Notes
The RNA shown here (Glycine riboswitch aptamer) has 101 nucleotides and comes from a Clostridia bacterium.
Order: sequence, then C1' cells, then structure tokens
RNA sequence: AUGACAGGUGCGGGAGAGUUCCCUUGCGGGACACCGAAGGAGCAAGUUUCAAAGUGCCGAUUUGAAACGAAACUCUCAGGUCAAAGGACCGUACCUGGACU
Repeated sequence: AUGACAGGUGCGGGAGAGUUCCCUUGCGGGACACCGAAGGAGCAAGUUUCAAAGUGCCGAUUUGAAACGAAACUCUCAGGUCAAAGGACCGUACCUGGACU
C1' cells in the first nucleotide's frame, strides 16, 4: 500500500571566494592569495573487545589499549574564485524497488 522511504532520470530553485601579477592572438597556463555545497579525508559522546587493578572467587567499579562511531563541524587532496558548465541540499513529475518515517 490512493505508497513511508530509497535509487535513477527530467524540470525548477541553489551559496561562497581574485576588478591580483606574469606569459598567450585566443582558449588557456604559471605564481601568489582565497572559497567550501561535486567527490574525498578526520573525529565527540557512546558501544564492544582485550589487559591490569579490585575480589577468597565471580561481579560491580577504576585505569590503559584497540575496533566501531555523525554532520551543513573540521581539513582543503581534488574541485572552485567574469560568464558558461558544475553544485551539497530543497521541491516536483515519471520509472524501479517496497515499510517505515
């Protein structure tokens, strides 16, 4: 179930940061400076396991180590800083799946 929600496609909305310098006919390239909302990476509480302490023994508890552990937070690898393209996310239609939010 007259479809929660998830994925895909189309359409609509969609921020930030260079009026820098050098090279080039131009596209663009390099240097420095900057942005965070493609992608990527990091972790808090906590949970689990192990070891030690504790105990007559077990357990509670304490300490240490390891693993798991979110983001629009953080990093700035990638990407971006006229426009175009892209763009997390939101809405909507269709398709596929099908029960939680």